[in-house]
Context: one part of a larger RNA
RNA sequence: GUCAACGACUUAGUGUUGCGUGCGAGCUUAAGCCGUUAGGUGUAGGCAUAGCGAAAGCGAGUCUGAAUAGGGCGAUUGAGUACGUAGCAUUAGACCCGAAGGCAAGUGAUCUAGGUAUGGGCAGGCUGAAGGUGCGGUAACACGCACUGGAGGGCCGAACCGUUGAAUGUUGAAAAAUUCUCGGAUGACCUGUGCCUAGGGGUGAAAGGCCAAUCAAACUUGCUGAUAGCUGGUUCUCCGCGAAAUCUAUUUAGGUAGAGCGUCACGAUUUAGACUGUGGGGGGUAGAGCACUGAAUGGGCUAGGGGUCCUUACCGGAUUACCAAACCUUCUCAAACUCCGAAUACCCACAAGUUAUGCGUGGCAGACACACGGCGGGUGCUAACGUCCGUCGUGAAAAGGGAAACAACCCAGACCGCCGAUUAAGGCCCCCAAGUCAUAGCUAAGUGCGAAACGAUGUGGGAUUGCAGAGACAAUCAGGAGGUUGGCUUAGAAGCAGCCAUCCUUUAAAGAAAGCGUAACAGCUCACUGAUCAAGCGAUCCUGCGCGGAAAAUGUAUCGGGACUAAAGUUAUGCGCCGAAAUCGCGGACUCGAAAGAGUGGUAGCGGAGCGUUCCGUAAGCCGAUGAAGGUGAACCGUGAGGUUUGCUGGAGGUAUCGGAAGUGAGAAUGUUGAC
Numbered sequence: 001g002u003c004a005a006c007g008a009c010u011u012a013g014u015g016u017u018g019c020g021u022g023c024g025a026g027c028u029u030a031a032g033c034c035g036u037u038a039g040g041u042g043u044a045g046g047c048a049u050a051g052c053g054a055a056a057g058c059g060a061g062u063c064u065g066a067a068u069a070g071g072g073c074g075a076u077u078g079a080g081u082a083c084g085u086a087g088c089a090u091u092a093g094a095c096c097c098g099a100a101g102g103c104a105a106g107u108g109a110u111c112u113a114g115g116u117a118u119g120g121g122c123a124g125g126c127u128g129a130a131g132g133u134g135c136g137g138u139a140a141c142a143c144g145c146a147c148u149g150g151a152g153g154g155c156c157g158a159a160c161c162g163u164u165g166a167a168u169g170u171u172g173a174a175a176a177a178u179u180c181u182c183g184g185a186u187g188a189c190c191u192g193u194g195c196c197u198a199g200g201g202g203u204g205a206a207a208g209g210c211c212a213a214u215c216a217a218a219c220u221u222g223c224u225g226a227u228a229g230c231u232g233g234u235u236c237u238c239c240g241c242g243a244a245a246u247c248u249a250u251u252u253a254g255g256u257a258g259a260g261c262g263u264c265a266c267g268a269u270u271u272a273g274a275c276u277g278u279g280g281g282g283g284g285u286a287g288a289g290c291a292c293u294g295a296a297u298g299g300g301c302u303a304g305g306g307g308u309c310c311u312u313a314c315c316g317g318a319u320u321a322c323c324a325a326a327c328c329u330u331c332u333c334a335a336a337c338u339c340c341g342a343a344u345a346c347c348c349a350c351a352a353g354u355u356a357u358g359c360g361u362g363g364c365a366g367a368c369a370c371a372c373g374g375c376g377g378g379u380g381c382u383a384a385c386g387u388c389c390g391u392c393g394u395g396a397a398a399a400g401g402g403a404a405a406c407a408a409c410c411c412a413g414a415c416c417g418c419c420g421a422u423u424a425a426g427g428c429c430c431c432c433a434a435g436u437c438a439u440a441g442c443u444a445a446g447u448g449c450g451a452a453a454c455g456a457u458g459u460g461g462g463a464u465u466g467c468a469g470a471g472a473c474a475a476u477c478a479g480g481a482g483g484u485u486g487g488c489u490u491a492g493a494a495g496c497a498g499c500c501a502u503c504c505u506u507u508a509a510a511g512a513a514a515g516c517g518u519a520a521c522a523g524c525u526c527a528c529u530g531a532u533c534a535a536g537c538g539a540u541c542c543u544g545c546g547c548g549g550a551a552a553a554u555g556u557a558u559c560g561g562g563a564c565u566a567a568a569g570u571u572a573u574g575c576g577c578c579g580a581a582a583u584c585g586c587g588g589a590c591u592c593g594a595a596a597g598a599g600u601g602g603u604a605g606c607g608g609a610g611c612g613u614u615c616c617g618u619a620a621g622c623c624g625a626u627g628a629a630g631g632u633g634a635a636c637c638g639u640g641a642g643g644u645u646u647g648c649u650g651g652a653g654g655u656a657u658c659g660g661a662a663g664u665g666a667g668a669a670u671g672u673u674g675a676c
Stems, first nucleotide, its partner, number of pairs: 001676006011092013026047003032041003051058002061073004095233002098230001102223006113197009122187001124156003127152001131148006160184003165180004199215001201211003236610006246259005261366001262364006272357001273355004277350005287340001288338002293334003298329003304323002306320005370395010400411003415588004420584003426578003429562003435575001437574006448564001454548002458545010475532005481505003486500003511526001514525003589600004611665001613662005621655003630649008
């Protein structure tokens, strides 16, 4: 892992609601007793028949109160009760499995910690303390030298004890080891045997270490089915309806309660609900505005301030390239501004049409983690598949078609069957169903098939304007002069370092020069002119489609692919076709309805109707060796759970129908046991 078997809403008491049955202003017994059972008896008690008050108590009233007031709760409007059964609640283990744990009573020091009694062990080598002896030395000591001596938690290093580093091992040879290396090795040493200390206790050279592979409180058993607002699991079928992820509260935030939303039953008013229309309302949002409150731009005017000047004890006077309130004018801004002010939304009324709700009482819920998208906002960075509100949609609980793939986007809501038809979104060259469709353009970038500021004689369209057969624009040929090297400056300054001036002449034209250049000149161009040539040439603005800007990590990789260029891209117009579980057609099922007809996606959940299993009655019946149950095939019936018949196997029991009672249905629980 597979297969098989087992595996989870039960039982009892009490309460409440529905349904059924009996009796009914009443209903009913409990214990006990009698009886073989069935049943009988038993009237104590309970519920109902009257309420109000804390109560005494009073009573269709009563309480409060001084009250005969007012007010509260009642009566006037009468149905209960007992049993059965189903739903739910509650008390119990209470749907099942699951803690870490708590307490009690016991068992453990054969492991290990410490202690205690009694034993045992430590190759070999090194060092050489005190003390001693001899000699020297001293007044005597001290002291020196040599020998002797054999101390030490001394040194090196086996046994022994330990375990520093590394490798191996990691389903190991081993639930802690092996190999190499390393520390101690006469000591606070190591070790045998017996004994002692016990669980909030021991022992601990102290690590919360160790106390039998278990230790921040051992192990065993009991209480025990501890508790678990937590996780997981919870077994047959069909039918009807069908949510929520919000508000309020919470030692509350992943729990729960009341309300909102679901379902079922009953009831009342008889239309009260929804949508559309008409009429009437209040509003201060969007927008807009500046009349208020604030913010804010330029100008004008003018207090005030600053500077300067005059005067000066103080005061005062004049003036201004300064600042500037208020006021006038002007460009603006605002969630906490408003002289204004919508669309929607909301409330009320009315009428018609379409639709089928709405309200009340009661039973039972689930749910109170929401998600994304559009619109209006807060927050954030006008960041986030961010976060928080409002509102609508979809998902949740929704399958089908499209978006390559893709809960939440677009289209569209699947009762079942059909080798029928029409469409939606989206598509129609091939993959791939349908146009290589038509007309008129655009794009050359594979743009299409990712991106900004910004940049650019890409190209199409539009507009305004200038020059042009008296010859434009471009190109080519030629000229581009004289006074003059203007004056100044300067070493020099001659068109061209700089300053000033910028005239006149000859001309078709030619600047006291727009650049390059020289030390300064020179030199080369330009403006300007002529000739050649011959028809359009410039500038600006708006706009369509393109270009650059453009770098990423496994492999093309930013059309799904192939591929595509008067398109298979793109703009506009038009016709046709394909395309879904949509719609229609035909057949069928169920629900509602008198019919016509309508409806039938669905999680949590509510309601309804059924199938099957085991046992009991029916049943001393019926079936069965002419073959029961069980096993294994087939055909048929039923919407389904399932059922009927039959072949083979099997070899002795099975059981219709209608009822009753449950250890009543498995695929999931890291489920349990067995087999492989």